[in-house]
Molecule: Glycine riboswitch aptamer
Organism: Herbiconiux ginsengi
RNA sequence: CGAACAGCAGCGGGAGAGUCCGCCCGAGAGCCAUCGGGCCGGCGCCGUAGGAGCAAUUCCUCUCCGGGAAACUCUCAGGCCCACGCACCGCUGCAGUUGG
Numbered sequence: 001c002g003a004a005c006a007g008c009a010g011c012g013g014g015a016g017a018g019u020c021c022g023c024c025c026g027a028g029a030g031c032c033a034u035c036g037g038g039c040c041g042g043c044g045c046c047g048u049a050g051g052a053g054c055a056a057u058u059c060c061u062c063u064c065c066g067g068g069a070a071a072c073u074c075u076c077a078g079g080c081c082c083a084c085g086c087a088c089c090g091c092u093g094c095a096g097u098u099g100g
Stems, first nucleotide, its partner, number of pairs: 001100001003098003007094007018043001020042003023038005044080003050076001051074003057070005
């Protein structure tokens, strides 16, 4: 000097699914209706934190058997107005490892 690998930070992009019912609290009102909050409970739903699994799908490896992984599957957790969060992608910067 520049290459690969993964990590951290910043910026940009970045989806999904009930603002359902009951209960409680507050506002409002004056015993109607309405709004907001509380996972408190129930049912329903989502898949892009994390987690689990290779039973299906796909990818990688292997002569085969097999093994591994995933944006796949399952929804434990999480989430279902917005926001936060969010896998993943791009750019920039930081330092680290490896070999040239």